[in-house]
RNA sequence: GAAGAAUAAAGGCAAAUUCAUCGAAAGUUGAAGACGCAAAGCUAUAGGGACUAAAGUCGAAAGAUUACGUCAGCCAGUUACCGAU
Numbered sequence: 001g002a003a004g005a006a007u008a009a010a011g012g013c014a015a016a017u018u019c020a021u022c023g024a025a026a027g028u029u030g031a032a033g034a035c036g037c038a039a040a041g042c043u044a045u046a047g048g049g050a051c052u053a054a055a056g057u058c059g060a061a062a063g064a065u066u067a068c069g070u071c072a073g074c075c076a077g078u079u080a081c082c083g084a085u
Stems, first nucleotide, its partner, number of pairs: 003085001004082001012037002017032004022027001035073001041078003047075002049071003056065003
């Protein structure tokens, strides 16, 4: 330096759900909580994918469409701890 390989050590994150918060919603943030995670760190006008549809457009209405709103715990990109062999 490489392989992600162990029921190793140290340290870390926190799904569902509940309460509060902001939001039109999706969802965010905080607390509780642990399903799990070796990148469950970071990146969302600027790779793909997913969610929502307030405003706009179409419509008599129902509704349809659309991101300038979101999701990194979907893939991806990027940086990084440890380490038997």